[in-house]
The RNA shown here (transfer RNA) has 73 nucleotides and comes from a marine sediment metagenome. Its mean pLDDT, the model's own confidence on a scale to 100, is 83.
């Protein structure tokens, strides 16, 4: 330098052919307790890597760039 895969919540990952983002763990609040832990109830806590394009509508499609891992040279 060329090619392939990935980048979504604090972490690990979902999201079916474009219809507007969810699970586990963690966290926070409440309850329980003398106080904790456990249990129980409640709360996604998100600019979907960045910028642009297509579209009524983009995590999803297109382009450029950034970046993780790999292959070739």
């Nucleotide at each position: 330098g060329g090619c392939c895969c990935g980048g979504u919540a604090g972490c690990u990952c979902a999201a079916c052919u474009g219809g507007a983002a969810g699970a586990g763990c963690g966290g926070c609040c409440g309850u329980c307790u003398g106080a904790a832990a456990c249990g129980c109830g409640g709360c996604g806590c998100g600019u979907u890597g960045u910028g642009g394009g297509u579209u009524c509508g983009a995590u999803u499609c297109c382009c450029a760039c950034c970046u993780u891992g790999g292959c070739c040279a």
Notes: Its Rfam family is "tRNA". By type it is a transfer RNA. Its family is annotated with triplet codon-amino acid adaptor activity in the Gene Ontology. The RNAcentral record of the sequence draws on MGnify.